Description: Two RNAs folded together computationally: RNase P RNA and transfer RNA, 445 nucleotides in total. Its mean pLDDT, the model's own confidence on a scale to 100, is 77.
RNA sequence: CCAGAGGGCCGGGUAAUCGCGGCGCCGCGAGGCGUCGAGGAAAGUCCGGGCUCCAUGAAAAUACGGUGCCGGAUAACGUCCGGCGGGGGCGACCCCAGGGAUAGUGCCACAGAAAACAUACCGCCUCCGCAAGGAGGUAAGGGUGAAAAGGUGCGGUAAGAGCGCACCGCGUUUCUGGCAACAGAAACGGCAGGGAAAACCCCACCGGGAGCAAGGCCAAAUAGGGAAGGCAACGUAUCUUCGGGUACACGGCGCAUUUUCUCGCCGGCCUUCCGGGUAGGCUGCACGAGCCGUCAAGCAAUUGCCGGCCCAGAUGAAUGAUUGCCUCGCCCGCAAGGGCGGACAGAACCCGGCUUACAGGCCCUCUGGUUUG
RNA sequence: GCGGGUGUAGCUCAGCGGUAGAGCGUCAGCUUCCCAAGCUGAAUGUCGCGGGUUCAAUCCCCGUCGCCCGCU
Repeated sequence: CCAGAGGGCCGGGUAAUCGCGGCGCCGCGAGGCGUCGAGGAAAGUCCGGGCUCCAUGAAAAUACGGUGCCGGAUAACGUCCGGCGGGGGCGACCCCAGGGAUAGUGCCACAGAAAACAUACCGCCUCCGCAAGGAGGUAAGGGUGAAAAGGUGCGGUAAGAGCGCACCGCGUUUCUGGCAACAGAAACGGCAGGGAAAACCCCACCGGGAGCAAGGCCAAAUAGGGAAGGCAACGUAUCUUCGGGUACACGGCGCAUUUUCUCGCCGGCCUUCCGGGUAGGCUGCACGAGCCGUCAAGCAAUUGCCGGCCCAGAUGAAUGAUUGCCUCGCCCGCAAGGGCGGACAGAACCCGGCUUACAGGCCCUCUGGUUUG
Repeated sequence: GCGGGUGUAGCUCAGCGGUAGAGCGUCAGCUUCCCAAGCUGAAUGUCGCGGGUUCAAUCCCCGUCGCCCGCU
């Protein structure tokens, strides 16, 4: 210098003016002063927890859902750290839903004899037969397929075959190391035996449900419920399933006006008090698994001691705009300089993760190659 | 805030591990004086996107994007 790997960080700066929201103080008030005011993802809502209610709570089972090598961290997790095993890369390093396929059921298209119960198309060998062919042996070779019942070699055989042997693989047992996953070694077994559980399933572990519009408090008008009192009248009788119904009396209205009768309809009004709910307001709600720094333990995730700090709380929803200087990128220009732009996105009960989006830039460690000394 | 469904040809939809299909539409030919109808034939797909499992993925799993719906 080129190509790459891993990790961390920033996300324009500053000043002035105007404006917006919260809090505090001053002011009778209008208002003034001070102070604070988005993020690494505030996003998706994919996991986990706090908090609150579900009768005060607790436990178990079933169903359903989730997780799945081992150990650790943590409030918890499907997250993180360290290790093991497998795979990729020359390497730094990266990726893995990574329990069980002798518990059972099902699946493996086409091709192929056969896709796991079993079985033989070509071939090889033996026998019979003049031959065509037939009977038997075999699974080494060919062929099919993504995948074919251990692999290579030697012996052996009619040809062959774990039939025998050596090495490799596999399984079982024992020993050693390790907390463990696992690794290594030895002996034994001629070989159990294909894939797939991100097919059903089995095993182990985890999960009660709902969500701040949770929940709590105050509480208007109107309508409706209850109680007492008052108003000419609001009563009497009777039935009742106790909600109310029927008859009479009384009052009001209607039939152009007045009176009477009949008929029809309606049956209360006012004041005070009580309780429930709604609108509305307050709270929950900003001191927390908090942030920064030193030190210590630990490989690390993380934890602990000490010191310092207070860091948004809106509710149709504030967090903005302009200008100057500086900064970064692009464009124009020989230059001086000028112009344009500064990503993704924006809190709404809070916290730990994951995932996704992101212009541009900075720092640290490491790998491979090349050149020069 | 809580939850569910869906994405396949230009349109409407099937297919749910084994070569991607139907209807309508489009194009060409036949028929007709011409058109329509009819008949025959053809073209058409990153199965929303990115990964993974598998011999093999539209289908199974994870993530992500868009659209639609329900409850409060």